[in-house]
Molecule: transfer RNA
Organism: bacterium
RNA sequence: GGGCGGUUAGCUCAGUUGGUAGAGCACAGGAUUGACGUUCUUGGGGUCAGAGGUUCGAGCCCUCUACCGCCCA
Numbered sequence: 001g002g003g004c005g006g007u008u009a010g011c012u013c014a015g016u017u018g019g020u021a022g023a024g025c026a027c028a029g030g031a032u033u034g035a036c037g038u039u040c041u042u043g044g045g046g047u048c049a050g051a052g053g054u055u056c057g058a059g060c061c062c063u064c065u066a067c068c069g070c071c072c073a
Stems, first nucleotide, its partner, number of pairs: 001072007010025004019056001027043005049065005
């Protein structure tokens, strides 16, 4: 330098054909317990890596950039 994959909640990851952003764990409140843990329940938490474009509408499609990983030279 070229090719491919990845970037979504604090962490690990889903997200279908473009149509209300989700799960588990973690965290906070409550119930349970003598207490802690477990279990149950409720809740908070998001610039969907950045910018631009297409579209009535973009996490999803297109372009560029950044970072991480793998391969080729």